Transfer RNA from a Pseudomonadales bacterium, 77 nucleotides, folded computationally. The coordinates come from a structure-prediction model, not an experiment, and the mean pLDDT is 80. The RNAcentral record of the sequence draws on ENA and MGnify.

RNA sequence: GCACUUGUAGCUCAGUUGGAUAGAGUAUCUGGCUACGAACUAGAGGGUCGCAGGUUCGAAUCCUGCCAAGUGCGCCA
Numbered sequence: 001g002c003a004c005u006u007g008u009a010g011c012u013c014a015g016u017u018g019g020a021u022a023g024a025g026u027a028u029c030u031g032g033c034u035a036c037g038a039a040c041u042a043g044a045g046g047g048u049c050g051c052a053g054g055u056u057c058g059a060a061u062c063c064u065g066c067c068a069a070g071u072g073c074g075c076c077a
Base pairs, nucleotide, nucleotide: 001073002072003071004070005069006068007067010026011025012024013023019057028044029043030042031041032040050066051065052064053063054062
């Protein structure tokens, strides 16, 4: 340099034939339970879906560019 994959909550991930308020587990916080704590249980907060632009009535999802991580190939030495 070329090709491909990945980027979604603090962390691990689902959702990618475009459509309903963007979800789960875990962690954190609050209540219940307990003599107290753990466990269990009920609930809450937390997201510009990597960044920018485009298409569309409508984009996490499609298109373009860029950024970061990874894999393979190539080039130089």
RNAcentral records the identical sequence in 6 taxa.